Predicted 3D model of a 73-nucleotide RNA (transfer RNA) from an uncultured Candidatus Peregrinibacteria bacterium. Its Rfam family is "tRNA". From the family's description: Transfer RNA (tRNA) molecules are approximately 80 nucleotides in length. Rfam links the family to the GO term triplet codon-amino acid adaptor activity. The sequence was found in a public genome assembly. The prediction has a mean pLDDT of 80.

[in-house]
RNA sequence: GCCGUUGUAGCUCAUUUGGUAGAGCACGCCCUUGGUAAGGGCGAGGUAGGCGGUUCAAUCCCGCUCAACGGCU
Repeated sequence: GCCGUUGUAGCUCAUUUGGUAGAGCACGCCCUUGGUAAGGGCGAGGUAGGCGGUUCAAUCCCGCUCAACGGCU
């Protein structure tokens, strides 16, 4: 220098013929117990790495860019 993969909640990850995003763990409150742990119920938490484009509408399609990892030279 070229090519590819990945980037979504605090962490690990889902969500594809495009239709305003979910799970587990963690966290908060409550129930249960003599008190913990375990278990159960409820809740908070993300405009999807950034910018732009296409579209009535983008996590999803296109371009540029940033970061991590891998391959080639």